The part of an RNA shown here (small-subunit ribosomal RNA, central domain) has 350 nucleotides and comes from a metagenome.
Context: one part of a larger RNA
C1' cells in the first nucleotide's frame, strides 16, 4: 500500500461554523498534462531466468539469449480526469407572498401554592411513623379568617404533540432577533459536498466577584432502626439551587446510530403547508411536499433487531477501533484560579 471493521462484541469526535485538502452536475470547442498505444534511446559488469560448454560430477566457472515491469525523446489517439474558453438549469442560492413554532435575548405583568411577619376567632395538643422520639406548643401552637413581606416555580391545557446544530426549550404581554417549511412566479448559473488544524457553542456539579435567599437540600447535629448503620426512615440544617459578569468544558453529551447525495414493495396514527372532489360539517374522501411515531416486503445482520428517518444497495469526505488488565493512568507538553480537563505511553502479568 492492499485487504477487515465501528447500533448492543474495541470502535462515530457533545454539537456546530468553517481555512488547507479530498471530491464534485448538464452541453460544445481548444489544447492534450493526466492516460492509452508504438517506435528509438538507454537501463554498466556480476547476479537471477533459459540454452551450450569447461572441471570425471557438482558446488563453481566460461560463452550467447532473454529479462531488466523504470526513465528520457518522437509520433499518433482524445472517450475518461484535469487545464483554458463558451454555454445552459436539473444541484445550491436570493427575491416576493403565506401560515405553523415551549427556537434565542431583553424588559414588564399576573394567578394558586410553601414559608415568614401583624391582627382576630379559638384551646390543648400539633407534628411525624411500621411504630416510635428528636421537634413545635399555655410565652398561645395546630386549625381557620383578614392584612402584609419575600423568594421560587409556572398545575389544568399537555399530546411516543411542538422548536432548536446539540446541550437545550413549557404562565402572559412586548421589543429585538435566527433557523425550517409550503405555494408557486422571477433572477443568479456549479456558487456545491466534507472538513485535519482553527474558531464557537455547550446539561448538571463545581469555582471567583457582588447580589439574593421563599422551599428544597449534599455536608453536618440529633431522634430512630440495628449485632453495628458513618445508610435507608424521622426532626432540623449550611454550602448549593436562583441573578449579573467571568471561568471550567465533562456526562448513560444516547438514536450508545457522524455529515452529504441517489435508489429500492407497502399498511397505517400524527404535525404543519398547499391541491382536488364535494359542500357548510368541529368534518370526511382522494392527493402532494416537509417532519414525526408504529408495523412490516425485498435485502442485511452473530443474533437481537434494522427496514424509504435503514442497520438495505452504491458513491465521496471527516472521525474512530485493533485481546484483558495494568490505564484513560504515569511522563512530557498545552489549557485551568483551583478541582482538574486534552493529549498519551511502558514495564509487568494473564
Nucleotide at each position: 500500500u492492499u485487504g477487515g471493521g465501528c447500533g448492543u462484541a474495541a470502535a462515530g469526535c457533545g454539537c456546530g461554523u468553517g481555512u488547507a485538502g479530498g471530491c464534485g452536475g448538464u452541453c460544445c470547442g481548444c489544447a492534450u498534462a493526466g492516460u492509452c498505444a508504438a517506435a528509438u534511446g538507454u537501463g554498466a559488469a556480476a547476479g537471477c531466468c533459459c540454452u551450450c560448454g569447461g572441471c570425471u560430477u557438482a558446488a563453481c566457472c566460461g560463452a550467447g539469449g532473454a529479462a531488466g515491469u523504470g526513465c528520457a525523446u518522437u509520433u499518433g489517439a482524445u472517450a475518461c480526469u484535469g487545464g483554458c474558453a463558451g454555454a445552459c438549469u436539473u444541484g445550491a442560492g436570493u427575491a416576493c407572498c403565506g401560515g405553523a413554532u415551549g427556537g434565542g435575548a431583553u424588559g414588564g405583568c399576573g394567578g394558586a401554592a410553601u414559608u415568614c411577619c401583624c391582627g382576630g376567632u379559638g384551646u390543648a395538643g400539633a407534628g411525624g411513623u411500621g411504630a416510635a422520639a428528636u421537634u413545635c406548643g399555655u410565652a398561645g401552637a395546630u386549625a381557620u379568617c383578614g392584612g402584609g413581606a419575600g423568594g421560587a416555580a409556572c398545575a389544568c391545557c399537555u399530546g411516543c404533540g411542538g422548536c432548536g446544530a446539540a446541550g437545550g426549550c413549557g404562565g402572559c404581554c412586548a421589543u429585538c432577533u435566527g433557523g425550517a417549511c409550503g405555494a408557486g412566479u422571477a433572477c443568479u448559473g456549479a456558487c456545491g459536498c466534507u472538513g485535519a488544524g482553527a474558531c464557537g457553542c455547550g446539561a448538571a456539579a463545581g469555582c471567583g466577584u457582588g447580589g439574593g435567599g421563599a422551599g428544597c437540600a449534599a455536608a453536618c447535629a440529633g431522634g430512630a432502626u440495628u449485632a453495628g448503620a458513618u445508610a435507608c426512615c424521622c426532626u432540623g440544617g449550611u454550602a448549593g439551587u436562583c441573578c449579573a459578569c467571568g471561568c471550567u468544558g465533562u456526562a448513560a453529551a444516547c438514536g450508545a446510530u457522524g455529515g452529504g447525495a441517489a435508489c429500492u414493495a407497502g399498511g397505517u396514527g400524527u404535525c404543519g403547508c398547499g391541491g382536488g372532489u364535494a359542500u357548510u360539517g368541529a368534518c370526511c374522501c382522494c392527493u402532494g411536499c416537509g417532519g414525526u411515531g408504529c408495523c412490516g416486503a425485498c435485502g442485511c445482520u452473530a443474533a437481537c433487531g434494522c427496514a424509504u428517518u435503514a442497520a438495505g444497495u452504491u458513491c465521496c469526505c471527516c472521525g474512530c477501533c485493533u485481546g484483558g488488565g495494568g490505564a484513560g493512568u504515569a511522563c512530557g507538553g498545552u489549557c485551568g484560579c483551583a478541582a482538574g480537563a486534552c493529549u498519551a505511553a511502558a514495564a509487568c502479568u494473564c